[in-house]
Context: one part of a larger RNA
C1' cells in the first nucleotide's frame, strides 16, 4: 500500500447493489418448511330430477381409508475424513423410476382386506375380536419357441351409437395407462495412473494380514465373506503412529514466481441428538421414515408413552460480534394431477444494521465597510475571510399531491385450419379474436408545488508524514507505530485559535499478502 463475512470509539442525509453466528455439530417454547391424484377404488354426505313411495339417478363438493406417484429432489451444516474423499486423466465386471425410441402383447379366473358396523382392553399413545365390501391392491392359470428351467400384464377416460340389444352394454374410434423387449438420454455404483498438511523428540507395521483354489454374496469386479492351501504384503521414494484439516472451481495479495485462504456463488463428499441396524423402493441403510441401545427433555391414572431446528423465522446460552416468530406463490423451478389446480420458509420480494462497494446531496453566482466577534500581536497590524451578512438565482435528493411502464407468458372462451377417424364428434397441433392473472407496490419513471429551505463529521499537525502558534502543566498529569517527548518559555502532554488529510464517514484493533 492492498484486502476483510470483521469488531470497537466518535459521527451519521438519500439511493442502487451485494453480503450478514467466523464462537457452542450447545439446548430448544411456538408456528410454518411435502404433498398430491375422485380420469385407480369402495363407502359416506348432498342441491336437484324421476318414482310403483320400496327406491333409483345424481351436478358441483368432498373429511378419513385402500391404492399410485413423490417424501433419495429441493433446503441446512462442516462433526468426521490425510482418504480413490477431492482434482484430473483413463478403464470394465454394472444398474437406471420418470423421458425419447423399436417390436409384440394387454386373455381368462380366484380369495382376501382397510374403510364401515357392533363390541373388548387402555389414563393416554393406541390396541384387539366378530361381521360386510371394492380396486390400476393381492394370488393362481393361459400365452412367450433351438431344448430344459424359471417367468408378465390393468385398467381408466372422451366421442358416437350405423350393426346387435335384456336399452344397459357389446362392437367402432381417439388419447392415456399396464407387461415384456431394442436402443438412447440422464443419473448412480465400481477399479485405476498422477496430484493433494505437519511431525523421525513416531522406525518398524500387518493373521483376512498378502496371494491362490472352490463356494457364497452383490446390480456388478474383488478377502467383500467363508472353507482349504501357500507365506506372503507395506516401509527412509517415510510404512505405522500422532496432530491438524472437508476437497475443488475460486478468493486476497504480488510485476511475476510465489505466499495466504476455501464466507457468499458453483461442483463433489460427509453428516442429521449419540451409536448400531435393516425394511420399503429404480434409487436410502433415508434431516422433518422404522427398529434397538444410550444421554437429555416432556406427559402419566406409575402400568406405560412422546420428542429430535446442522430447514425458515424465533428463544436461552456462548461471544468483541452477525437480522423479522414479515408478504406472495405474481415470476423461475420442483412434486402430484388429463387438466383446472393444490402444495412449495426452494424461490421471488419486503423489514433490520453505514457491514462492504458504487452513485448523489448537504447549494450556486455576486458580495470589502476586509463589519461584528474569536485568536494573535513587535500594538502598526495580521488571521479566521468572500467566509458571513446583503443582493440575485437554482430545487437534485428528502417532503406533499397527481399520473404511470415493465417484470405476463400462461390459463379460459370462441373462430378458422391441419392431423386422426366411418365421423363435419372427441382429442391434438397451428393461426387468430375476446377475456384475463402482480407479493413487490404509495414500484421504476414522469409532472406539479413550496422554500436555501431538512442534511458534516472524524483523525492528525516533532521526524518518518501533508499540516504552527498561544495558554495551562512542570519527569507531574500524560503521549507513544519506531525514534522518542514532559524536570518553568513543550510546534511531541491538556485546551484554544489556525492548518492538513479523508469525507457519510473517519480513526483504532485484529488478520493476510
Nucleotide at each position: 500500500g492492498a484486502u476483510u463475512g470483521a469488531a470497537c470509539g466518535c459521527u451519521g442525509g438519500c439511493g442502487g447493489c451485494a453480503g450478514g453466528c467466523u464462537u457452542a455439530a450447545c439446548a430448544c417454547a411456538u408456528g410454518c418448511a411435502a404433498g398430491u391424484c375422485g380420469a385407480g377404488c369402495g363407502a359416506g354426505g348432498a342441491a336437484g330430477u324421476c318414482u310403483u313411495c320400496g327406491g333409483a339417478c345424481g351436478a358441483g363438493u368432498a373429511c378419513a381409508g385402500c391404492g399410485g406417484c413423490g417424501g433419495a429432489c429441493g433446503g441446512g451444516u462442516g462433526c468426521g475424513u490425510a482418504a480413490c474423499g477431492c482434482g484430473u486423466g483413463g478403464g470394465a465386471a454394472u444398474c437406471u423410476a420418470c423421458c425419447u425410441u423399436u417390436u409384440a402383447g394387454u386373455g381368462g379366473g380366484g380369495g382376501a382386506u382397510a374403510a364401515c358396523u357392533u363390541g373388548u382392553g387402555g389414563a393416554a399413545a393406541c390396541u384387539u375380536a366378530a361381521g360386510c365390501u371394492a380396486a390400476u391392491a393381492c394370488c393362481g392359470c393361459a400365452u412367450a419357441c433351438g431344448g430344459g428351467g424359471a417367468g408378465a400384464a390393468a385398467g381408466g377416460g372422451g366421442g358416437g351409437g350405423a350393426u346387435c340389444u335384456u336399452c344397459g352394454a357389446a362392437g367402432c374410434u381417439c388419447g392415456u395407462g399396464c407387461u415384456a423387449u431394442c436402443a438412447g438420454a440422464u443419473g448412480a455404483g465400481c477399479c485405476u495412473g498422477c496430484g493433494u498438511a505437519a511431525g523421525a523428540u513416531u522406525a518398524g507395521c500387518u493373521a483376512g494380514u498378502u496371494g491362490g483354489u472352490a463356494g457364497g454374496g452383490u446390480a456388478a469386479u474383488g478377502g467383500c465373506c467363508u472353507a482349504c492351501c501357500a507365506a506372503g504384503g507395506c516401509g527412509a521414494c517415510g510404512a505405522u503412529c500422532u496432530u491438524u484439516a472437508g476437497c475443488u472451481g475460486g478468493u486476497c495479495u504480488g510485476a511475476g514466481a510465489g505466499g495466504a485462504u476455501g464466507a457468499u456463488c458453483a461442483g463433489c463428499c460427509a453428516c442429521a441428538c449419540u451409536g448400531g441396524g435393516a425394511c420399503u423402493g429404480a434409487g436410502a441403510c433415508a434431516c422433518g421414515g422404522c427398529c434397538c441401545a444410550g444421554a437429555c427433555u416432556c406427559c402419566u391414572a406409575c402400568g406405560g408413552g412422546a420428542g429430535g431446528c446442522a430447514g425458515c423465522a424465533g428463544u436461552g446460552g456462548g461471544g468483541a460480534a452477525u437480522a423479522u416468530u414479515g408478504g406472495a406463490c405474481a415470476a423461475u423451478g420442483g412434486g402430484c394431477g388429463c387438466a383446472a389446480g393444490c402444495c412449495u420458509g426452494a424461490u421471488c420480494c419486503a423489514g433490520c444494521a453505514a457491514u462492504a462497494c458504487c452513485g448523489c446531496g448537504u447549494g450556486u453566482g455576486u458580495g470589502a465597510a476586509g463589519a461584528a466577534g474569536g485568536g494573535u500581536u513587535u500594538c502598526g497590524g495580521c488571521u479566521c475571510g468572500u467566509a458571513a451578512a446583503g443582493c440575485a438565482c437554482u430545487u437534485u435528493c428528502a417532503g406533499u399531491a397527481g399520473g404511470g411502464a415493465g417484470g405476463a407468458a400462461a390459463g379460459g372462451c370462441g373462430u378458422g385450419u391441419a392431423g386422426u377417424u366411418a365421423a363435419u364428434a372427441c382429442c391434438u397441433g397451428c393461426a387468430u379474436g375476446c377475456u384475463g392473472u402482480g407479493a413487490c407496490g404509495u414500484u421504476a419513471c414522469c409532472u406539479a408545488c413550496a422554500g436555501a429551505a431538512g442534511a458534516a463529521g472524524c483523525a492528525c499537525c516533532g521526524g518518518c508524514u501533508a499540516a504552527c502558534u498561544c495558554c495551562g502543566u512542570g519527569c507531574c498529569a500524560g503521549c507513544a507505530g519506531c525514534c522518542g517527548c514532559g524536570g518553568u518559555a513543550a510546534u511531541a502532554c491538556g485546551g484554544a485559535g489556525g492548518g492538513u488529510g479523508c469525507a457519510a464517514g473517519c480513526g483504532u484493533u485484529a488478520a493476510u499478502c

The prediction has a mean pLDDT of 84. This is a predicted structure of a 513-nucleotide part of an RNA (small-subunit ribosomal RNA, 5' domain) from an uncultured prokaryote.